[in-house]
Molecule: transfer RNA
Organism: Candidatus Iainarchaeum sp.
RNA sequence: GGACCCGUAGCCUAGUCUGGAUAGGGCAACUGCCUUCUAAGCAGUAGGUCGGCGGUUCGAAUCCGCCCGGGUCCG
Numbered sequence: 001g002g003a004c005c006c007g008u009a010g011c012c013u014a015g016u017c018u019g020g021a022u023a024g025g026g027c028a029a030c031u032g033c034c035u036u037c038u039a040a041g042c043a044g045u046a047g048g049u050c051g052g053c054g055g056u057u058c059g060a061a062u063c064c065g066c067c068c069g070g071g072u073c074c075g
Stems, first nucleotide, its partner, number of pairs: 001074007010027004020058001029045005051067005
């Protein structure tokens, strides 16, 4: 330098192929219940502008282009 794959909450991950209206789940965190206390269990709360910018579209996490970061392979 070239090809391909990946990037979604503090961590992990579904959704992308087939665009559809409030982005879902688990762990962790916080609050309450329970308990002598802690843990466990139960109930609830908060946390995401989906790597960045631009484009297409009535509508983009999803399609297109460029860039950034990580990985694999080739030279």